The prediction has a mean pLDDT of 82. The RNA shown here (c-di-GMP-I-UAU riboswitch aptamer) has 78 nucleotides and comes from Pelobacter sp. UBA6812. The source organism's lineage runs through Bacteria, Pseudomonadati, Desulfuromonadales, Desulfuromonadaceae and Pelobacter.
């Protein structure tokens, strides 16, 4: 230095409801507390979803679907 159990301190916030934005997927704020050690950040690959659309193709959403990239807290035994 890397992997790594766990405690403290701190962090994030699913569904649902309320308000707002968007054609939509979905997003933002509040309440909330299902979960999360990257549930921080990045649409690069795949998946899923939405829109235009006969198809093809294009544009978009999702990082809390998986992989990848990048930064980061504690650090027992080994």
């Nucleotide at each position: 230095u890397c992997c790594g159990a766990u405690a403290c301190u701190g962090g994030c916030a699913a569904a649902a409801c309320c308000g707002g934005g968007g054609u939509a997927a979905c997003c933002c704020g509040g309440u909330g507390a299902c979960g999360c050690a990257a549930a921080g950040c990045c649409a690069c690959g795949g998946g899923u979803c939405c829109u235009u659309c006969c198809c093809a193709a294009a544009g978009g959403a999702u990082a809390g679907c998986c992989g990848g990239g990048u930064u980061a807290c504690c650090g027992a035994a080994g």